[in-house]
RNA sequence: GCCCAAGUAGCUCAGCUGGUAGAGCAACGCACCCGUAAUGCGUAGGUCGCAAGUUCAAAUCUUGUCUCGGGCA
Numbered sequence: 001g002c003c004c005a006a007g008u009a010g011c012u013c014a015g016c017u018g019g020u021a022g023a024g025c026a027a028c029g030c031a032c033c034c035g036u037a038a039u040g041c042g043u044a045g046g047u048c049g050c051a052a053g054u055u056c057a058a059a060u061c062u063u064g065u066c067u068c069g070g071g072c073a
Base pairs, nucleotide, nucleotide: 001072002071003070004069006067007066010025011024012023013022019056027043028042029041030040031039049065050064051063052062053061
């Protein structure tokens, strides 16, 4: 230098057939308990790496760019 894959909640990941962004764990509150843990119920937490384009509408399509990993030279 070229090619491939990944980047989404605090963590691990789903969602990529464009149409209100989700799960598990963690956090917080309540119930239960003498108390804790466990269990059950609930709450909060995200401008989907960044920027631009296409579209009525983009996490999803296109382009550029950044970070990390792998391959080729």